[in-house]
Context: one part of a larger RNA
RNA sequence: UGACGGGGGCCCGCACAAGCAGCGGAGCGUGUGGUUUAAUUCGAGGCUACACGAACAACCUUACCUGGGUUUGACAUCACCGUAGUAGGGAACCGAAAGGGGACCGACCUUCGGGAGCGGUGACAGGUGCUGCAUGGCUGUCGUCAGCUCGUGUCGUGAGAUGUACGGUUAAGUCCGCAAACGAGCGCAACCCUCGGCGUCAGUUAGAAGUGUCUGGCGCGACUGCCCUCGGCAAGGGGGAGGAAGGUGGGGAUGACGUCAAGUCAGCAUGGCCUUUAUAUCCAGGGCGACACACACGCUACAAUGGACGGUACAGUGGGCAGCCAAGCCGCGAGGCGGAGCCAAUCCCGAAAGCCGUUCGUAGUUCGGAUUGCAGGCUGCAACCCGCCUGCAUGAAGGUGGAGUUGCUAGUAACCGUGGGUCAGCAGACCACGGUGAAUACGUUCCCGGGCCUUGCACA
Numbered sequence: 001u002g003a004c005g006g007g008g009g010c011c012c013g014c015a016c017a018a019g020c021a022g023c024g025g026a027g028c029g030u031g032u033g034g035u036u037u038a039a040u041u042c043g044a045g046g047c048u049a050c051a052c053g054a055a056c057a058a059c060c061u062u063a064c065c066u067g068g069g070u071u072u073g074a075c076a077u078c079a080c081c082g083u084a085g086u087a088g089g090g091a092a093c094c095g096a097a098a099g100g101g102g103a104c105c106g107a108c109c110u111u112c113g114g115g116a117g118c119g120g121u122g123a124c125a126g127g128u129g130c131u132g133c134a135u136g137g138c139u140g141u142c143g144u145c146a147g148c149u150c151g152u153g154u155c156g157u158g159a160g161a162u163g164u165a166c167g168g169u170u171a172a173g174u175c176c177g178c179a180a181a182c183g184a185g186c187g188c189a190a191c192c193c194u195c196g197g198c199g200u201c202a203g204u205u206a207g208a209a210g211u212g213u214c215u216g217g218c219g220c221g222a223c224u225g226c227c228c229u230c231g232g233c234a235a236g237g238g239g240g241a242g243g244a245a246g247g248u249g250g251g252g253a254u255g256a257c258g259u260c261a262a263g264u265c266a267g268c269a270u271g272g273c274c275u276u277u278a279u280a281u282c283c284a285g286g287g288c289g290a291c292a293c294a295c296a297c298g299c300u301a302c303a304a305u306g307g308a309c310g311g312u313a314c315a316g317u318g319g320g321c322a323g324c325c326a327a328g329c330c331g332c333g334a335g336g337c338g339g340a341g342c343c344a345a346u347c348c349c350g351a352a353a354g355c356c357g358u359u360c361g362u363a364g365u366u367c368g369g370a371u372u373g374c375a376g377g378c379u380g381c382a383a384c385c386c387g388c389c390u391g392c393a394u395g396a397a398g399g400u401g402g403a404g405u406u407g408c409u410a411g412u413a414a415c416c417g418u419g420g421g422u423c424a425g426c427a428g429a430c431c432a433c434g435g436u437g438a439a440u441a442c443g444u445u446c447c448c449g450g451g452c453c454u455u456g457c458a459c460a
Stems, first nucleotide, its partner, number of pairs: 001460002004456002007454007015444002019408005026300008034291002042053002064286007073124001077123007088105002093100002108115002126275002129273003135269002137264003140260001142258001147186006153162003166177003192252004197220007206211001223246001226240005302401001306360007318349003323342002328337003367398001372393007414436007
């Protein structure tokens, strides 16, 4: 000087408390451990791994296993040699395919020497093989925490200190005051995007039109500016007016010096090492989907604030060309037929909870839907391993979940549906969107994490 303390003081944060909804029990989905396996590819490992890399494993993907092939190679560059019915296409036949095989068809440029191509040889290619303890880049975390430093000066033999301490104040090393310090940099804040008010301009959307809900652009608006009060005539705090909005208005983007030899050689790049008839490469099939178990994240429930049936109302993001798909018809339905419109403010995809009635009456039930049987639909070369959906039948566990544990302070939680990416098909996950819309915060003793000052120290 730091780090540490079941030392002290001050102060923050859904950290506790106060509340609301959960998880932990059940069934199922997904991830992981374990076990199994020919293989169940690999990575991630307290917080900061475990619906994570996966924004989609039937083949492909695919890196794994088994078997069958290839060896200048699936891909790049170069050198030398060779090559005329050559390059390319390709029937029969063998084969699961890859591959082998070759009947037959049959090119391009040219200054004619040749070139391109092809074959051979050699250099080399290739490697998702190892090392994230050799690395770049990127990322997580402390932490959106308020800190981390420098120049000059001063103090100290020196390491170093001061500045950055102290008194106030703030979300903030924010600002004010004081002070051997005076300044400065990276951070904070502001500048950026978005939502909320108003004005104005434009308008191929709405409407018959005027117009303008709306869409887009530009501008105004908030600054403790005004009043009272507290405070030191400070910074600032409390209250009030006006205002759509106040005291950083809500949200986002933005992450200082550094820490964890944190993560990633499998995104990419890259040193070294290893491999080169194989650790490369092609193909078929299988596996990544196994199942006595254990954990993690979810979904659906256990019902009456509910289930079922009928009627009826209201969104916002978005997406759409071998795409979105209207009307109409067929089917109980998934879906099929059909073909209008739309490269889309123009056409299409479009709510549910809610509300109004009827029924069920506390029952393992008209709750719950797992599981299984049968019959179908769709995508796709192909749904056996191993897809999604529909109808009929079957109806399991489950009666609010031990110790423990998670999220959330307002248009938030909770509940409700919708869209999108991925994608041929498949969403209980993820990302976004709107609808309905709470409860509680006395307080900072305690748990966790953090900031400043101080103290102890046998640690560095």

Small-subunit ribosomal RNA, 3' major domain from an uncultured bacterium, 460 nucleotides, folded computationally. The coordinates come from a structure-prediction model, not an experiment, and the mean pLDDT is 84.